[in-house]
Context: one part of a larger RNA
RNA sequence: UCAUGGCUAAGGAAUUAGGCAAAUUGACCCUGUAACUUCGGAAUAAAGGGUGCCCCAGCAAUGGGGCCGCAGAGAAAUGGUCCAGGCGACUGUUUAGCAAAAACACAUGGCUUUGCAAAAUCGAAAGAUGAAGUAUAAGGCCUGACACCUGCCCGGUGCCGGAAGGUUAAGAGGAGAGGUUAGUCGCAAGGCGAAGCUUUGAAUUGAAGCCCCGGUAAACGGCGGCCGUAACUAUAACGGUCCUAAGGUAGCGAAAUUCCUUGUCGGGUAAGUUCCGACCUGCACGAAUGGUGUAACGAUCUGGACACUGUCUCAGCCAUGAGCUCG
Numbered sequence: 001u002c003a004u005g006g007c008u009a010a011g012g013a014a015u016u017a018g019g020c021a022a023a024u025u026g027a028c029c030c031u032g033u034a035a036c037u038u039c040g041g042a043a044u045a046a047a048g049g050g051u052g053c054c055c056c057a058g059c060a061a062u063g064g065g066g067c068c069g070c071a072g073a074g075a076a077a078u079g080g081u082c083c084a085g086g087c088g089a090c091u092g093u094u095u096a097g098c099a100a101a102a103a104c105a106c107a108u109g110g111c112u113u114u115g116c117a118a119a120a121u122c123g124a125a126a127g128a129u130g131a132a133g134u135a136u137a138a139g140g141c142c143u144g145a146c147a148c149c150u151g152c153c154c155g156g157u158g159c160c161g162g163a164a165g166g167u168u169a170a171g172a173g174g175a176g177a178g179g180u181u182a183g184u185c186g187c188a189a190g191g192c193g194a195a196g197c198u199u200u201g202a203a204u205u206g207a208a209g210c211c212c213c214g215g216u217a218a219a220c221g222g223c224g225g226c227c228g229u230a231a232c233u234a235u236a237a238c239g240g241u242c243c244u245a246a247g248g249u250a251g252c253g254a255a256a257u258u259c260c261u262u263g264u265c266g267g268g269u270a271a272g273u274u275c276c277g278a279c280c281u282g283c284a285c286g287a288a289u290g291g292u293g294u295a296a297c298g299a300u301c302u303g304g305a306c307a308c309u310g311u312c313u314c315a316g317c318c319a320u321g322a323g324c325u326c327g
Base pairs, nucleotide, nucleotide: 001322002321003320004319005318006317007316008315010313011312014311019308027051028050029049030048031047036041038145052067053066054065055064056063057062068072080306081305082304083303084302085301086300087298088297092104093103109142110141111140112139113138114137120129121128122127146293147292148291149290151223152222153221156220157219158216159215160214161213162212165211166210167209171205172204176200177199178198179197180196183192184191185190224242225241226240227239228238251285252282263279264278265277266276267275
């Protein structure tokens, strides 16, 4: 000097990003126990009191009397508590070895596919899973207990249905054109050229798909500007106009979302960029990509309070181990 452990005057979070760490609490018995609540809980809530030994009585529980200590759950082991908020309902699961969470899962709800040789999946196939199941079943996707709810838009993309018309492949079809040449014309060069063979090839025909016509948002998704107006001012229930498929409803809102921003007001503090309650000017909330609440729960995150303490003011001492110095 370091590590581990123990103690500490006065103060008691002044430390710090943050009470991190430590301390407090702790067992059993008795009394007592709030808001809130899904009536189960919350709850060991909180807050208090008791606990040893000896004698007597008693079956005992217990009662009466007495004794000692600073201390009687005499050691060890053995919850600190409360208030408020965010998120996730909960128990559970996870990054074996930096993340345990608000992430995943979950019961619930919904959409969708599938009639059984099911759909879906693996496989080249045989075959297998699904399932020795049969729509109260099985697969996919989303949501995520519960309560109250879940608005408008089908123009785009997707999916489903439709089949009149348009487009359209191979194929069918074969008009026409080219090559070749028996022949024929020509003095020749060469021209014409049947059949056959061959190279092409127009019209016409030709399914699904696409175009087209409908439906569908708990499918992917989307959910506006500008101007004016009331007898102070301000604001605009109201009006005008442009655009759109439709212009954001309920609820919530400086929020895990708010840039400006430490918004403004209130609370808490002597003092509060955090926190809580409001306001609404929502840069850029919003309804199963769920919205808003919510008892219980959480090694979750945030703010506050009591108790408690070497976290600190500000250090000191002790023990053990290591280092260091000397031998």

Predicted 3D model of a 327-nucleotide part of an RNA (large-subunit ribosomal RNA, domain IV) from a bioreactor sludge metagenome. Its Rfam family is "Bacterial large subunit ribosomal RNA".